A computed fold for a 172-nucleotide RNA from Ornithinibacillus halotolerans, annotated as glmS glucosamine-6-phosphate activated ribozyme aptamer. The coordinates come from a structure-prediction model, not an experiment, and the mean pLDDT is 76. It matches the Rfam family "glmS glucosamine-6-phosphate activated ribozyme aptamer". From the family's description: This entry contains a glucosamine-6-phosphate activated ribozyme that is found in the mRNA for GlmS. GlmS is an enzyme that uses fructose-6-phosphate and glutamine to generate glucosamine-6-phosphate. By type it is a riboswitch. The model forms 89% of the base pairs in the Rfam consensus.

[in-house]
RNA sequence: AAUACUAAUAAAGCGCCUGGACUAUUUUCUGAUCGGGAAAUGAAAAUAGUUGACGAGGAUGAAGGUUAUCGAAGAAUUCGGCGGAUGCCUUCCGAUUGCACACUCCAGUCGUGAUACUUUUUCUUAAAACAGUAGGGCAACUUACUGCACAGAGGAAAAAGUUGAGUGUAAA
Numbered sequence: 001a002a003u004a005c006u007a008a009u010a011a012a013g014c015g016c017c018u019g020g021a022c023u024a025u026u027u028u029c030u031g032a033u034c035g036g037g038a039a040a041u042g043a044a045a046a047u048a049g050u051u052g053a054c055g056a057g058g059a060u061g062a063a064g065g066u067u068a069u070c071g072a073a074g075a076a077u078u079c080g081g082c083g084g085a086u087g088c089c090u091u092c093c094g095a096u097u098g099c100a101c102a103c104u105c106c107a108g109u110c111g112u113g114a115u116a117c118u119u120u121u122u123c124u125u126a127a128a129a130c131a132g133u134a135g136g137g138c139a140a141c142u143u144a145c146u147g148c149a150c151a152g153a154g155g156a157a158a159a160a161g162u163u164g165a166g167u168g169u170a171a172a
Stems, first nucleotide, its partner, number of pairs: 014083004019079001020051010054071003061092006093111006100169006116162009130147007
């Protein structure tokens, strides 16, 4: 150093790489028609590598289904493939709102941490990119640090407005 075993750590733009793209080495062809040689360039094959998602946000009642939210960068691959995943939809059950309470129906929002809807305001550290510095690698590329600006969705708080039906009860 390799291999094997054991233990620990590590996750959701998360993990992996057999396609593709790129790099290196070797070989063959092209270049190179003539008597003999020959470079750059280009192509193919083999082997070994590199790349292959920048953050924000999001958690589990049960069953099933499904190409699982938001923007940034770029316009070249953040392509393509495999696996996973806190998403979304339907049904059931449960919670809750519909201007006192209870029950039923209807409509809506949710999931046990279970807040009706609409509008407005405020808050919620963006990161890569970019610039620079220090390393690793023949190279493609890659690691760390410093500086620096710009999102959207979702969530929270406040304000204003709107807000079913039936039966019964209480008060006036």